The RNA shown here (FMN riboswitch aptamer (RFN element)) has 146 nucleotides and comes from Parahoeflea olei.
Of the family's consensus pairs, 97% are formed in the model.
Its mean pLDDT, the model's own confidence on a scale to 100, is 78.
RNA sequence: AAGGGUUCUCAGGGCGGGGUGAAAUUCCCCACCGGCGGUAUCCGGCAAUGCCGGGAGCCCGCGAGCGCUUUCACCCCUGGUGAAAGGCAGCAGAUCCGGUGCGAUGCCGGAGCCGACGGUUAGAGUCCGGAUGAAAGAGAGCAUCG
Numbered sequence: 001a002a003g004g005g006u007u008c009u010c011a012g013g014g015c016g017g018g019g020u021g022a023a024a025u026u027c028c029c030c031a032c033c034g035g036c037g038g039u040a041u042c043c044g045g046c047a048a049u050g051c052c053g054g055g056a057g058c059c060c061g062c063g064a065g066c067g068c069u070u071u072c073a074c075c076c077c078u079g080g081u082g083a084a085a086g087g088c089a090g091c092a093g094a095u096c097c098g099g100u101g102c103g104a105u106g107c108c109g110g111a112g113c114c115g116a117c118g119g120u121u122a123g124a125g126u127c128c129g130g131a132u133g134a135a136a137g138a139g140a141g142c143a144u145c146g
Base pairs, nucleotide, nucleotide: 003145005142006141007140008139009138010137016030017029018028019027031126032125033115034114035062036061037060038059042054043053044052045051046050057113058112065091066090067088068086069085070084071083072082073081074080075079095111096110097109098108099107117129118128119127
C1' cells in the first nucleotide's frame, strides 16, 4: 500500500407544439430523456516508449419494481396475509449500415430501436403513487486487524 472491519454522506433524467375527442402530458404527427461497474483505435493533461482523468441507453455484467421458490409467523386454513432469505432470470429491454484502422456493435457519418408495477373521465419511458423508500455503486472519516 492492497485487503478486511466499522461509521457517515451522496447516489435518475424527460411532454414543449399540433391533431382527434365529452374526456388523452396516456392515442396520432413532431419533440424530449438515458442509473452503476467493466471494456476503449476517441479527447484532454503530464515529470511521456508510459501514467492519470473523461468517454457505450441498445457489447459484458449489476441495481430498483413485479413475478417465482424456500423458511418462519399469523389468520376467517384447497387458501390468504406479513417477515426474512434465495438470485430462478420468468415479466424483460433495445443496433445496424458506410468510413477509418492491425484491431471498433465503443470513434466519425447516417439510419434505426428500447424503456417495471399500480393509478387515471382514454391505452403513459416523460403525469400521480409505493418513494422523505430501497439500491448497483461512489466518496469520506475512525480504529490499527493486517